[in-house]
RNA sequence: AGAGUUUGAUCCUGGCUCAGGAUGAACGCUAGCGGCAGGCUUAACACAUGCAAGUCGAGGGGUAACAUUGUAGCUUGCUACAGAUGACGACCGGCGCACGGGGGCGCGUAACGCGUAUACAAUCUACCUUUAACAGGAGGAUACCCUUUAGAAAUGAAGAAUAACACUCCAUGGUAUUUAGAAAUCGCAUGAUUUUUAAAUUAAACAUUCAUGGGUUAAAGAUGAGUAUGCGUCCUAUUAGCUAGAUGGUAAGGUAACGGCUUACCAUGGCAACGAUAGGUAGGGGCCCUGAGAGGGGGAUCCCCCACACUGGUACUGAGACACGGACCAGACUCCUACGGGAGGCAGCAGUGAGGAAUAUUGGACAAUGGGCGCAAGCCUGAUCCAGCCAUGCCGCGUGCAGGAAGACGGCCCUAUGGGUUGUAAACUGCUUUUAUACAGGAAGAAACCUUUCCACGUGUGGAAAGCUGACGGUACUGUAAGAAUAAGCACCGGCUAACUCCGUGCCAGCAGCCGCGGUAAUACGGAGGGUGCAAGCGUUAUCCGGAAUCAUUGGGUUUAAAGGGUCCGUAGGCGGACUAUUAAGUCAGAGGUGAAAUCCCACAGCUCAACUGUGGAACUGCCUUUGAUACUGAUAGUCUUGAGUUAUAAGGAAGUAGAUAGAAUAUGUAGUGUAGCGGUGAAAUGCAUAGAGAUUACAUAGAAUACCGAUUGCGAAGGCAGUCUACUACUUAUAUACUGACGCUAAGGGACGAAAGCGUGGGGAGCGAACGGGAUUAGAUACCCCGGUAGUCCACGCCGUAAACGAUGGACACUAGUUGUUGGAUUAUUUCAGUGACUAAGCGAAAGUGAUAAGUGUCCCACCUGGGGAGUACGCGGCCGCAAGAUUGAAACUCAAAGGAAUUGACGGGGGCCCGCACAAGCGGUGGAGCAUGUGGUUUAAUUCGAUGAUACGCGAGGAACCUUACCAGGGCUUAAAUGUAAGUUGCAUGAUUUAGAGAUAGAUCUUUCUUCGGACUACUUACAAGGUGCUGCAUGGUUGUCGUCAGCUCGUGCCGUGAGGUGUCAGGUUAAGUCCUAUAACGAGCGCAACCCCUAUCGUUAGUUGCUAGCAGGUCAUGCUGAGGACUCUAACGAGACUGCCGGUGCAAACCGUGAGGAAGGUGGGGAUGACGUCAAAUCAUCACGGCCCUUACGGGAUGGGCUACACACGUGCUACAAUGGCAGGUACAGAGGGCAGCAAUACCGCGAGGUGGAGCGAAUCCCACAAAGCUUGUCGUAGUCCGGAUUGGAGUCUGCAACUCGACUCCAUGAAGUCGGAAUCGCUAGUAAUCGUAGAUCAGAAUGCUACGGUGAAUACGUUCCCGGGCCUUGUACACACCGCCCGU
Repeated sequence: AGAGUUUGAUCCUGGCUCAGGAUGAACGCUAGCGGCAGGCUUAACACAUGCAAGUCGAGGGGUAACAUUGUAGCUUGCUACAGAUGACGACCGGCGCACGGGGGCGCGUAACGCGUAUACAAUCUACCUUUAACAGGAGGAUACCCUUUAGAAAUGAAGAAUAACACUCCAUGGUAUUUAGAAAUCGCAUGAUUUUUAAAUUAAACAUUCAUGGGUUAAAGAUGAGUAUGCGUCCUAUUAGCUAGAUGGUAAGGUAACGGCUUACCAUGGCAACGAUAGGUAGGGGCCCUGAGAGGGGGAUCCCCCACACUGGUACUGAGACACGGACCAGACUCCUACGGGAGGCAGCAGUGAGGAAUAUUGGACAAUGGGCGCAAGCCUGAUCCAGCCAUGCCGCGUGCAGGAAGACGGCCCUAUGGGUUGUAAACUGCUUUUAUACAGGAAGAAACCUUUCCACGUGUGGAAAGCUGACGGUACUGUAAGAAUAAGCACCGGCUAACUCCGUGCCAGCAGCCGCGGUAAUACGGAGGGUGCAAGCGUUAUCCGGAAUCAUUGGGUUUAAAGGGUCCGUAGGCGGACUAUUAAGUCAGAGGUGAAAUCCCACAGCUCAACUGUGGAACUGCCUUUGAUACUGAUAGUCUUGAGUUAUAAGGAAGUAGAUAGAAUAUGUAGUGUAGCGGUGAAAUGCAUAGAGAUUACAUAGAAUACCGAUUGCGAAGGCAGUCUACUACUUAUAUACUGACGCUAAGGGACGAAAGCGUGGGGAGCGAACGGGAUUAGAUACCCCGGUAGUCCACGCCGUAAACGAUGGACACUAGUUGUUGGAUUAUUUCAGUGACUAAGCGAAAGUGAUAAGUGUCCCACCUGGGGAGUACGCGGCCGCAAGAUUGAAACUCAAAGGAAUUGACGGGGGCCCGCACAAGCGGUGGAGCAUGUGGUUUAAUUCGAUGAUACGCGAGGAACCUUACCAGGGCUUAAAUGUAAGUUGCAUGAUUUAGAGAUAGAUCUUUCUUCGGACUACUUACAAGGUGCUGCAUGGUUGUCGUCAGCUCGUGCCGUGAGGUGUCAGGUUAAGUCCUAUAACGAGCGCAACCCCUAUCGUUAGUUGCUAGCAGGUCAUGCUGAGGACUCUAACGAGACUGCCGGUGCAAACCGUGAGGAAGGUGGGGAUGACGUCAAAUCAUCACGGCCCUUACGGGAUGGGCUACACACGUGCUACAAUGGCAGGUACAGAGGGCAGCAAUACCGCGAGGUGGAGCGAAUCCCACAAAGCUUGUCGUAGUCCGGAUUGGAGUCUGCAACUCGACUCCAUGAAGUCGGAAUCGCUAGUAAUCGUAGAUCAGAAUGCUACGGUGAAUACGUUCCCGGGCCUUGUACACACCGCCCGU
């Protein structure tokens, strides 16, 4: 000294929380010793028992008890007697009991109670000290005792007798008191002191051992007490007025003393916003805790003061009390009782009950210190000194030290044949003995009093020596002995905050001071190992300060975070211009007094150290007195003009009040013209209108408001003010002379004004128009829209007193760079003054912003704020105002860890701008209707295995489920080294064949003793390694994939800007398909994307010609490159060329764009493909594969048979075939490309109507085969019909594949001939060799495509354009969203 927590991130504001210290503490776990200290914070609750105040015989009468002595009696150890002695119960008397001490901390008290400083000329003071004087005489009682008597007792009553240092009287007196007078001195005043005169009044006590002690009066001191005063001393204004002895005066009384202290009379005062009164709380201080300090909190122990003593009251005695262990009265409670009466007071020390989280022994001693009495010895002392209990606190010591690596065993962890850690830790070896234990010795605290002896001198004082006295205590301390022997825990380990792993649990159990942790891999729960911190303690809880500058004097704020009063006037108060003089209140300096001690600090010293204690110093920041200084503030006196004001001149304005008046518009009325609608809306309807509306013309009436001018204009304190004119009033500005001379600023309370709405009374009422009625809209519509319409809006008078009454910015004054509008003045002009705006500098600010009209720099005054909600609430808290509505003032309980401000990046918007895309539009063809195929949902089932589910699932995984596949179901069977795999070795009883049972797996029987290319294969056994799981988690993962999207974006380095998050670059102007390029530019460059590089295709060239080709030459055929031959052409397949806005023209700065341009096969990325940035969707996949964790192990593993994945009321997606004439059917006929082929493709020949069959050339393929392409062309037929369309469905007969075609294959033939006549709402694809249409091939595959992937043939229409729908990109804007609009959030 800071830290955590609001956000996706940032900076602020702001609260909450933590780290520190402390305690009379309590609780949990634990515990070896000692020293010092502390110990009912709660019930001022109630108390059993014991003790806490007595002493003096040297005051007295005396003798109950004890002892001694004496005498007497006798059973020689007992009784009786004697105050005779020591002593002494009770009694009279003296002193004490009023101190000290303790307790409540504390009932009460907010007060002269306390603290501090003064005063008493307004007072008292026993015992003590000093000084002076004195003590003569007399008298009457009374207690105890005795007798009688009442009562249970406590307690009395009567009679008789008696003493004193008890009591009374007389005398003597003074420096005593009172009264009357004089003089001197002193004091702030009342007055005091001294001297003196006269008068009056009051004293005493003895005892005795003769030494003394005690007594009376007076004075002084000391001590203690009393009283008065200044200043200081808690909260509440939701307590604003209080007071009748109240304030003062006179007189009297009373007191130690002043005083309304009390009484009588008189006056009407006194206190209060500088907080009276009332309510609440509370003993005050020295000090203690905390804090850098200022402060804040507290008032235990120790010290001082006060108050109280069961509760309340009262006085007596006394020097002192209104008295803790005294009295009386009343009350409550407890106890005794013979019911008539009595007794008591632990808030003394112990102790008990109760209360409570909680606080000790019914101990020892007067040895020391102190107190009372006493001449003294001495007695008393729960004061005190000690001991006991308690880790309650502080301090100190110890629980061992050194060596010791096989880095042991065990534990824990890991990447686990091994390593790490516990850990030199242990074992083991050596050493030491504090403490504990045992034994032995053993203090200081003790010096006095007193006794004895001695010395000095003033003959009773002082001094010296010796003797006597210890509760603690046989304690502290010292020595000896033995032996590591007797001694470690608690909390924590996610961040804050030092310290990490495993297991268990699975939003459960639990943790948590704040943030938060826990939903199957928890360093946050519980346990363990390890570690960290402190240590005889450690944690938790409670409370206080700190951190918190979070009440801010030091040291905060108020535009938007909480916070400027709606505005002005003005009282108190606060603050205030220049000069001179005086004063010295504030201020400053010196000196004096005081500020108790203890405490804190420093030094030294004593306990072995420390805590603790002692001695000294410093300090106590304060108060009072006094002396001085006089700059500043104040006070007094005087002067001045610049602040303020008055005056003059000139202007200004929607400033106010009252009156008058004008035109347009609207409505209404009357009359005319005129006819069918008007009006209203997004569209309508209600409404008005043939009884004549609306429209139009004329006249009349009424109320309200003032177009244009008109504006960032002007005026006003604000609210606010707008046609014109008049009257009255106020204000402002500029300029200038004269005048007053600080007259000023602000402003709590107070007063005035104060929009709209509302209220009261009376008018007025055209338009508008809450409420209300009707019509629409809507799911509803108590709304928005429409038709009407009452209060109101207007006027006069009176209330209300609030607004986002806002510049969300209080008023005044001064100062601090500029530029540019505008209003009103002055000036010839430059300029200048007063307002009102914009931009900006410095500065300020969290930033936005503000910036001479400050939110800058300063001064003064006022108002207001202190986390959010509850709440500006309490209808019905209290006060005040109001007719009411309501206004103002204004809480608490409870609850949260935030609420909030500004700015940033995204996302979003039924915000804006620009742009793109088969996105719309323009077109073509479909889907949605039918039948069938296929996938999905649902349903069903023993099972219908699983996954995929908006776009981005649904002819998807699956490019091909009859068995297998297969993961699902049923029944029947197998099992831990068993099956299976790999490697090595050994073996040939295995294998193979036949057969029985069985659905098969499997089980059993018989035969043979394996095959071979000689390498080996297969089986069995042995050894080593790996079990297996299509079980779960795609939200633990890798890899792969979809989508946004082939959209043009996504970033970085350095620099610059910003407190920062971030920004810039990447924005702007153009351009592009493109963040493509150019220009501009605090940016300059770069990367991943775009483009290009790659492949196919379109043109040409070169090279090469076989299986391809055939122009020329030759041969041959009915015919065919069939053959020789050829490389020209086509083609094949390698290498090249070609296209780059290169050229021309136009526009443009450029990039680039435009053109029926040229050239060219191709022209502006030529067409197509591959290629998919940073990232998003916890997107998909644990069932391709891999993999963490979890789960199963005679089963969730492995094998086999059959079934299922193909079910079927239904719904959806994707397709095929159609509904026909641009067609169907039949005949003839033409032209591809790309593929595939040996467990294969198969020509050809024959058979079959056909699917196909039999034989089989050729070909591992530019050679042979699949393989006749189809649409097309041509001829014929059909004639608009459920058809010569359509082909589903069904029956029969077959073919092929395959172990097998029933569930459940494809195809052929014959027969049958369903729905369907172009498809609702809605919806999909496509921009050119594309759509549409036509066939062909391939993969998978034994067989099984309407699917998929490829191939070619024929071959269109349309695009004005970007308003709208969808999606996307860039810029900008709003946001209370950030899980980001499928958000957030409000009401019922």
About this RNA
This is a predicted structure of a 1388-nucleotide RNA (small-subunit ribosomal RNA) from an uncultured prokaryote. The coordinates come from a structure-prediction model, not an experiment, and the mean pLDDT is 82. Rfam family: Bacterial small subunit ribosomal RNA. Rfam links the family to the GO terms structural constituent of ribosome and ribosome.